[in-house]
RNA sequence: GCCUGCAUAGCUUCAGCGGUCAGAGCACGAGUUUUGUAAACUCGGGGUCGGGGGUUCAAAUCCCUCUGCAGGCU
Numbered sequence: 001g002c003c004u005g006c007a008u009a010g011c012u013u014c015a016g017c018g019g020u021c022a023g024a025g026c027a028c029g030a031g032u033u034u035u036g037u038a039a040a041c042u043c044g045g046g047g048u049c050g051g052g053g054g055u056u057c058a059a060a061u062c063c064c065u066c067u068g069c070a071g072g073c074u
Base pairs, nucleotide, nucleotide: 001073002072003071004070005069006068007067010026011025012024013023019057028044029043030042031041032040050066051065052064053063054062
């Protein structure tokens, strides 16, 4: 230098082909329970879907570009 893949909540990750409000587990906060803590149970908050642009009535999803990470080739 070229090619391929990945990037979604604090962490780990679902979302075949564009279409309700992007969900789950853990963690976190509150409550119930306990003499108290943990555990268990109930409820709750938290996402500009890596940045920018384009296509579309509509984009996490399609296209372009950039950044970061991983792998391969020369």
Molecule: transfer RNA
Organism: archaeon